[in-house]
Context: one part of a larger RNA
RNA sequence: CGUAGGAUAUUUGAGAGGAUUUGUCCCUAGUACGAGAGGACCAGGAUGAACGCACCUAUUGUGCACCAGUUGUCACGCCAGUGGCACGGCUGGGUAGCGAAGUGCGGAGUGGAUAAACGCUGAAGGCAUCUAAGCGUGAAACCCACCUCAAGAUAAGAUAUCCCAUAUCGUAAGAUAGUAAGACUCCUUGUAGACCACAAGGUUGAUAGGUCAGGGGUGUAAGCGUAGCAAUACGUUGAGCUGACUGAUACUAAUAAGUCGAGGG
Numbered sequence: 001c002g003u004a005g006g007a008u009a010u011u012u013g014a015g016a017g018g019a020u021u022u023g024u025c026c027c028u029a030g031u032a033c034g035a036g037a038g039g040a041c042c043a044g045g046a047u048g049a050a051c052g053c054a055c056c057u058a059u060u061g062u063g064c065a066c067c068a069g070u071u072g073u074c075a076c077g078c079c080a081g082u083g084g085c086a087c088g089g090c091u092g093g094g095u096a097g098c099g100a101a102g103u104g105c106g107g108a109g110u111g112g113a114u115a116a117a118c119g120c121u122g123a124a125g126g127c128a129u130c131u132a133a134g135c136g137u138g139a140a141a142c143c144c145a146c147c148u149c150a151a152g153a154u155a156a157g158a159u160a161u162c163c164c165a166u167a168u169c170g171u172a173a174g175a176u177a178g179u180a181a182g183a184c185u186c187c188u189u190g191u192a193g194a195c196c197a198c199a200a201g202g203u204u205g206a207u208a209g210g211u212c213a214g215g216g217g218u219g220u221a222a223g224c225g226u227a228g229c230a231a232u233a234c235g236u237u238g239a240g241c242u243g244a245c246u247g248a249u250a251c252u253a254a255u256a257a258g259u260c261g262a263g264g265g
Stems, first nucleotide, its partner, number of pairs: 001152001005163007015149004021049006033038001051106005059100004066093005071086006111143002117137004164264001166177004182260004186202005207253003210249005216242003223236005
């Protein structure tokens, strides 16, 4: 820009893409078959491999604004307690998130039309013949089925709901302007994300931060007391601290304002 008014939701599916794999074991059955050795079709069940999709309860990894221990050195006047630097100084753990080596799921089932092949009926050609007319069976391939996208599918689809027939100019077609429903700018953000977009919100508000409570993590803070010459230990104390998690709470910030947007047959 188009989809013959302007919107908001919900959709149909022309078409396109993805997926399509396979082993072993049990049973049928030591049956059919076979002198024996051996050893099935068909039907049913179980469990794997690789691949794919999703997820983070558990396992495991990471986790550079979490916690603790600790070395050297410098600083805070000193002690104590802290902070800076040294690969995050080093070491031990670790929430959320993200991952796999982890967990769950998938390739199921039912059809259609067929290939090779196997048939029925059957002439040409009194027989025979699956074929010439006609009718069947038949494969991981094909179509459908399963998952995803999809009306720029210009053949531009459908359904529901909302907004309405204003002003100026013009003979009219139409143009311009302010509006309606609605949308956007802007702002707070994340389930989204390179940007954009998408999604949740903007005081008629829990969107983010803060605060409070909880969870999870770390592992018994500081200070004081007691014991000991002291190092240290014990008590107060599962203490103190705590990023992303859960909930509550308008304390802070989403204020204010502006822009676009129909008049149709």